[in-house]
Context: one part of a larger RNA
Molecule: large-subunit ribosomal RNA, domain VI
Organism: uncultured bacterium
RNA sequence: CGUUGAUUUUUGAGAAGAUCUCUCUCUAGUACGAGAGGACCGAGAGGGACUGACCUCUGGUGUACCAGCUGUUCCGCCAGGAGCAUCGCUGGGUAGCUAUGUCGGGAAUGGAUAACCGCUGAAAGCAUCUAAGUGGGAAGCCAACUUCAAGAUUAGAAAUCAUAGAUCCCUAGGAGAUGACUAGGUUGAUAGGCCUUAGGUGUAAGUACAGCAAUGUAUUUAGCCGAGAGGUACUAAUUCAUCGUCUCUUAUUAGG
Numbered sequence: 001c002g003u004u005g006a007u008u009u010u011u012g013a014g015a016a017g018a019u020c021u022c023u024c025u026c027u028a029g030u031a032c033g034a035g036a037g038g039a040c041c042g043a044g045a046g047g048g049a050c051u052g053a054c055c056u057c058u059g060g061u062g063u064a065c066c067a068g069c070u071g072u073u074c075c076g077c078c079a080g081g082a083g084c085a086u087c088g089c090u091g092g093g094u095a096g097c098u099a100u101g102u103c104g105g106g107a108a109u110g111g112a113u114a115a116c117c118g119c120u121g122a123a124a125g126c127a128u129c130u131a132a133g134u135g136g137g138a139a140g141c142c143a144a145c146u147u148c149a150a151g152a153u154u155a156g157a158a159a160u161c162a163u164a165g166a167u168c169c170c171u172a173g174g175a176g177a178u179g180a181c182u183a184g185g186u187u188g189a190u191a192g193g194c195c196u197u198a199g200g201u202g203u204a205a206g207u208a209c210a211g212c213a214a215u216g217u218a219u220u221u222a223g224c225c226g227a228g229a230g231g232u233a234c235u236a237a238u239u240c241a242u243c244g245u246c247u248c249u250u251a252u253u254a255g256g
Base pairs, nucleotide, nucleotide: 001151005161006160007159008158009157010156014148015147016146017145020048021047022046023045024044025043026042032037050105051104052103053102054101058099059098060097061096065092066091067090068089069088070085071084072083073082074081075080109143110142111141116136117135118134119133165243166242167241169185170184171183172182173181190236191235192234193232194231195230196229197228199225200224201223206219207218208217209216210215248256249255
């Protein structure tokens, strides 16, 4: 830009992906074979690599979370803290992201066939799977499975609305380079704040007591806390505006 209004839900021409494989057990030490050995068919179990999704578990990371420790400067001193020292170092760690973690997949089935095996059967009184006719047959082919898909210009279909709808702008993230997408915009829980809570760290400061003191005990499973969950309009998502449909006109997919 087109599909000659809009929103929602769809059909599927077509395209892409996947298609893997091993071991063991039973059948059965059976069929077969003198023995040695040792099945087809069928049933079940467990793996490898590859691949999809996810974070409950096991771990990793987690630079504005918590605690411990050292040096130094500063807050007048003590106590308690702050800055710097690779995030100063060390021990842990929520959300998110993640694999080495968890769950799943390549299953079953149908059709037409290849090599090959057949049935009936002449040419050629026999024979012959083939000439007429008619079966079986593969991890391969076509479907089936997963995803995309009406620019499929053959531009499809249905429902609803048509003073329809969309955008700009703003609050955001299950999205994200920017567009886009998604959730919302007071008829509101979209984000922040606040409350409660999951979870993390691990028992704060101050005070009291014991001890000469270092320190310990009690208050105290405390104090503090980023992203998680639930709630709550306190703050910010205000109002306007623009495009566009119907309608009229016109030199008619243009313009008014």